This is a predicted structure of a 75-nucleotide RNA (transfer RNA) from a soil metagenome.
RNA sequence: GCCCCGGUAGCCCAACAAGGUAGAGGCACGGCACUCAAAAUGCCGAAAGUGUGGGUUCGAAUCCCACCCGGGGCA
Numbered sequence: 001g002c003c004c005c006g007g008u009a010g011c012c013c014a015a016c017a018a019g020g021u022a023g024a025g026g027c028a029c030g031g032c033a034c035u036c037a038a039a040a041u042g043c044c045g046a047a048a049g050u051g052u053g054g055g056u057u058c059g060a061a062u063c064c065c066a067c068c069c070g071g072g073g074c075a
Base pairs, nucleotide, nucleotide: 001074002073003072004071005070006069007068010027011026012025013023020058029045030044031043032042033041051067052066053065054064055063
């Protein structure tokens, strides 16, 4: 330098194919129940707007362009 994959909540990640309310899940965190107390378990709850900038569109996490970061491959 070229090619491929990835970047979404504090962490791991789904939603992308076929644009239409972002949280389907898990962990963590807070509250309650249970317990002598704790752990485990069950129930409830909060915050957070999709790596950055632009474009297309009524509407973009999703499509297009450039760039940034991480991983892998080729030379």